Small-subunit ribosomal RNA from an uncultured prokaryote, 1405 nucleotides, folded computationally. Rfam family: Bacterial small subunit ribosomal RNA. Its mean pLDDT, the model's own confidence on a scale to 100, is 85.

[in-house]
RNA sequence: AGUCGAGCGGUAACAUUUCAAAAGCUUGCUUUUGAAGGCGUCGAGCGGCGGACGGGUGAGUAACGCGUAGGAAUCUACCUAGUAGUGGGGGACAACCUGGUGAAAACCAGGCUAAUACCGCAUACGCCCUAUGGGGGAAAGCGUGGGACCUUCGGGCCACGUGCUAUUAGAUGAGCCUGCGUAAGAUUAGCUAGUUGGUAGGGUAAAGGCCUACCAAGGCGACGAUCUUUAGCUGGUUUGAGAGGAUGAUCAGCCACACUGGGACUGAGACACGGCCCAGACUCCUACGGGAGGCAGCAGUGGGGAAUAUUGCACAAUGGGCGCAAGCCUGAUGCAGCCAUGCCGCGUGUGUGAAGAAGGCCUUCGGGUUGUAAAGCACUUUCAGCGAGGAGGAAAGGUUAGUAGUUAAUAACUGCUAGCUGUGACGUUACUCGCAGAAGAAGCACCGGCUAACUCCGUGCCAGCAGCCGCGGUAAUACGGAGGGUCCGAGCGUUAAUCGGAUUUACUGGGCGUAAAGCGCGCGUAGGUGGUUUGUUAAGUUGGAUGUGAAAGCCCAGGGCACAACCUUGGAACUGCACCCAAAACUGGCAGACUAGAGUUUUUGUAGAGGGUGGUAGAAUUUCAGGUGUAGCGGUGAAAUGCGUAUAGAUCUGAAGGAAUACCAGGGGCGAAGGCGGCCACCUGGACAAAGACUGACACUGAGGCGCGAAGGCGUGGGGUAGCAAACGGGAUUAGAUACCCCGGUAGUCCACGCCGUAAACGAUGUCUACUCGGAGUUUGUGGCUAUAUGCCGUGGGUUUCAAAGCUAACGCAUUAAAUAGACCGCCUGGGGAGUACGGCCGCAAGGUUAAAACUCAAAUGAAUUGACGGGGGCCCGCACAAGCGGUGGAGCAUGUGGUUUAAUUCGAUUCAACGCGAAAAACCUUACCUACUCUUGACAUCCCGUGAUAAUCACCUACAGAUAGACGAGUGCCUUCGGGAACUCUGAGACAGGUGCUGCAUGGCUGUCGUCAGCUCGUGUUGUGAAAUGUUGGGUUAAGUCCCGCAACGAGCGCAACCCUUAUCCUUAUUUGCCAGCACGUAAUGGCGGAACUCUAAGGAGACUGCCGGUGAUAAACCGGAGGAAGGUGGGGACGACGUCAAGUCAUCAUGGCCCUUACGAGUAGGGCUACACACGUGCUACAAUGGCGCAUACAAAGGGCAGCGAACUGGCAACAGUAAGCGAAUCCCAUAAAGUGCGUCGUAGUCCGGAUUGGGGUCUGCAACUCGACCCCAUGAAGUCGGAAUCGCUAGUAAUCGUAGAUCAGAAUGCUACGGUGAAUACGUUCCCGGGCCUUGUACACACCGCCCGUCACACCAUGGGAGUGGGUUGCACCAGAAGUAGGUAGUUUAACCUUCGGGAGG
Repeated sequence: AGUCGAGCGGUAACAUUUCAAAAGCUUGCUUUUGAAGGCGUCGAGCGGCGGACGGGUGAGUAACGCGUAGGAAUCUACCUAGUAGUGGGGGACAACCUGGUGAAAACCAGGCUAAUACCGCAUACGCCCUAUGGGGGAAAGCGUGGGACCUUCGGGCCACGUGCUAUUAGAUGAGCCUGCGUAAGAUUAGCUAGUUGGUAGGGUAAAGGCCUACCAAGGCGACGAUCUUUAGCUGGUUUGAGAGGAUGAUCAGCCACACUGGGACUGAGACACGGCCCAGACUCCUACGGGAGGCAGCAGUGGGGAAUAUUGCACAAUGGGCGCAAGCCUGAUGCAGCCAUGCCGCGUGUGUGAAGAAGGCCUUCGGGUUGUAAAGCACUUUCAGCGAGGAGGAAAGGUUAGUAGUUAAUAACUGCUAGCUGUGACGUUACUCGCAGAAGAAGCACCGGCUAACUCCGUGCCAGCAGCCGCGGUAAUACGGAGGGUCCGAGCGUUAAUCGGAUUUACUGGGCGUAAAGCGCGCGUAGGUGGUUUGUUAAGUUGGAUGUGAAAGCCCAGGGCACAACCUUGGAACUGCACCCAAAACUGGCAGACUAGAGUUUUUGUAGAGGGUGGUAGAAUUUCAGGUGUAGCGGUGAAAUGCGUAUAGAUCUGAAGGAAUACCAGGGGCGAAGGCGGCCACCUGGACAAAGACUGACACUGAGGCGCGAAGGCGUGGGGUAGCAAACGGGAUUAGAUACCCCGGUAGUCCACGCCGUAAACGAUGUCUACUCGGAGUUUGUGGCUAUAUGCCGUGGGUUUCAAAGCUAACGCAUUAAAUAGACCGCCUGGGGAGUACGGCCGCAAGGUUAAAACUCAAAUGAAUUGACGGGGGCCCGCACAAGCGGUGGAGCAUGUGGUUUAAUUCGAUUCAACGCGAAAAACCUUACCUACUCUUGACAUCCCGUGAUAAUCACCUACAGAUAGACGAGUGCCUUCGGGAACUCUGAGACAGGUGCUGCAUGGCUGUCGUCAGCUCGUGUUGUGAAAUGUUGGGUUAAGUCCCGCAACGAGCGCAACCCUUAUCCUUAUUUGCCAGCACGUAAUGGCGGAACUCUAAGGAGACUGCCGGUGAUAAACCGGAGGAAGGUGGGGACGACGUCAAGUCAUCAUGGCCCUUACGAGUAGGGCUACACACGUGCUACAAUGGCGCAUACAAAGGGCAGCGAACUGGCAACAGUAAGCGAAUCCCAUAAAGUGCGUCGUAGUCCGGAUUGGGGUCUGCAACUCGACCCCAUGAAGUCGGAAUCGCUAGUAAUCGUAGAUCAGAAUGCUACGGUGAAUACGUUCCCGGGCCUUGUACACACCGCCCGUCACACCAUGGGAGUGGGUUGCACCAGAAGUAGGUAGUUUAACCUUCGGGAGG
């Protein structure tokens, strides 16, 4: 995918030549038309070659399809080499013409004609067949040149070239066969009938069941047949250190396919991408009768999709087809276009430049950073732009000349050489030069860790980020933005995929006691592995050689594009397969020998709950019968159901029946495991010891297979049934109690036979063999020795425990290994889903066995550590309980809180550890709240400008609720160097002030609490892989981690204790305001004056230390008792609070980060509120009375306070208090009489002579002011309450209880708080229990640490999966019906140019 006119008849169209005609005119040219030649050319046709190549795709295929190495029974057009031939005839069919049918596609009939088309004849060495005699079979011409000769003038003939025929070889290509290799699934285990083989025949180019007939019954398969699913294979690519894993784009080899399925034809080659026939689906044309088509060729279109290009140029080169050639064809190919898709290279400038500019960002406000970066100055011009020049890819081909071959030839042809000519798609090529100017040229991701790189703002578990861990809930280096930085760079990130890391499927190179993992146990088949020795063989093994392992790629070394990517040359490599030679150690095969493994028989023994069958014994339970006997028995934490007056229980006697065998009995024995227990007999298996004898590797393990296999369950119209006892019934317990406890009770438990086949069937540890320090038991054999014993020394088989080396993550194991090695089997690969579903097999059933996936999570698990916890254990302490005393809870009131209310009831504190708390004191103030009225650089601080000498300041008046505003007057300050300054007032602008606004979960400081509990840690050393441990545990002791002893620990720190204050005794000193015993003075009396003893005061000392004695104890620490002493074992009390916990409390003491308000969330003023009141709770006061109330009289403190103060005495008042007033800044004066107590009297158990609330009236005091909202006094009133439910608090001695006193705050205002003294008890056996705490130990699935963790149902929504009456589709098996095209054959009919003919016909078609 055509081409060839140099195969043929021809020549429609075109060109050319010749001739004719016409037109135009420029008169010899142009145009048009016709004819001829067949010269060039060539549509259609006959014929030849090609179309089976090249190009595309990967649907199918698990296969001799592919890879690799071989093989024998074959073909091969064109090509190469050789041999022989190419003679002579014949009849047709297209094209064309005529006629016809049809819309078209196309077709039919008749007639003419050529050939390298077709058919005979002749010849044929070689060729084919053969019965070895023989037989059969071929061809074609064409082109070019030409001297002689011939010619019908076309040519013949000769030569050359080319073609043709036959045949032999080669080369190339193709077909066939075989070994080995080449996915997954056993929830696919049996498959196969032309199936396996043979004989004969057919068929093919060729071997063959490839096909047919007959015969035989084979063939394949756990070394995985068959079936199902998936897939083109390889060289290679990618990853990896490698071994491996994943993959099969580009390039190359092979295969398969060409709309889907089937089929053949032609041909050398096809069962044929751009050929034919049939069927089907789809699209198109149609006159509806019928026709046409196949981009998985190159472009291009539609669709699908996250996504993949131009309907380009050229045959110039390389290659292919045809041709003699020129040449034609060639979406092969060469180029160009699009795409940062990949790899490689280049640019976007270079140098200098500190005022470290401006701007941005941050800031500790000083500065830092962006940053030499920019600007500026001085240079360069790659690339892009414009202009000019300009290789190589070109060899051919044509022509001329020369030369060689061929030839008769100088012609023609062919080869070679030379000259000339001449071919470029790319292409405005590469490259070079010139011009101008820093000119036109940087992005992307990231910045919590992994992982290089940090700040600000915004946001506020929102918006969002995220590969894993995770980030975000108001100070986010994690979100978003910005500044800065980091990594890459014409790229950078994301997504998807593969390998690596992953020793996480482990061949190299893993495991199985507890993390996943040893079959419940044995026997044994296949398989795997196997003792010593000799010979042989050469399969494995080792060495050498040969062939092959395509090219490309990878690697190495050269070379070419400026380099590189890329290209190119050579080498190495391709680890493989085949064949040959050699070696013989090891493994294997064959043959022989041995005895150490194993076994047999024997002999002698030994121990034993080993197994089976049959007997037999005693104790006990129960039942039955009888006797005695009477009211309960039984059972439990306590009861009840139950049994019992029909005589139970108890007790005695007898009988029946079933099951199990006390003591011995022991981690003792036996058995493969499950398991086995009175005694006796019979049958029977195994083990061990001591001696030899024999066999001669007979062995070990063991997929499938077979057997045994606790309890429980199932079967038999089985047996048995005393006790026990699922289910079930009843009684209790409980919120309930389908349980635990009690009373009953059926299957079952027992026996026989048959099934089931599982258990934490465990040593959670497969079997066998060898080897490796020891100690102590126990069981069962056996040898020797003597001192003959309950002896000693050996040697075997079991079994238990401790421990070395070694191993192990640790715990632990350790000659009975979990050590060191070998052989074989089984099993594991994150948790859940799930040992489940489906399927298969087994089972009577129950169920067993084999055994997934979807989906879901980021963990699940082991061992050990530190804590915390336990209705675990041990030891110890505490007003923790107990023993006591007094309260609260009931009443009234006070006070605080919650709640409610309100304009506001300001805020905080909320178990202990908030609630008489902040508040040591709200009428105003305080005050933070509310209402109203005002101010805006402000009530307060700093700075600035200005004003003021009539300063500041003060008084009066007016308005107002006041703040405030107005008006009017007084007022000459202080310092001075005389310039002014300081302070102050007023006005103004802005920086700023101000905030009891928010966050105590951003903080400092301070505080509470565990808890005055005895603890909390560190250094060095040691132990452990490590977390950690040790020390700090242990034995004692203490209030104490206080001390002693011991100890792989030795020391040290913070805590404990002591040091400090106070109190109890004494001494010294001191002596006023305090004191007064004696002495003296004085007074009516009183310390009034001497005085210095005492008390007190306040300074300094002493004293107490288990120091002394005795006992106990380890001789220690210490404890018990005693002496002395004021005090005795820390004398009493206080201050003092370890590491830490509670995100405990406080932003409203104060300070402070951040946020918020700024004519207000700041400031001022008046009034109100914090004081409300159905209610609930906490803390107190006063009571309920006689241990008392009331009245009268009377005694004794301590410690404090006092000048805007305490205030005596006196007077007045019933009193609160008032008036007047001395003293005192206080050991002097005052507050200030202490009260309970004591003495006397009264009351007589009552809502009172108790109790005092409430209310009415009248007053006092403080204070600008007592209405909301003070305290006190007097008179009157006289409530509840008669000792308090459940529950709960304090206290161990000068304590509880009780009594009064003082102070702080404060103008006034305590039942609160703090301090002081007076009177002054009871009880503690003891640590079982409640609460809290400390130490040791144990368990843990907790670590926010038990207020932890966590399970299941149900409700709703969603996701995935299984089952499901069924239903639809796909694939497949078996059987059957119909059956196109086509191939081979048969029969019949019809028909027919070549050849033969006897002319009838025949052969053949």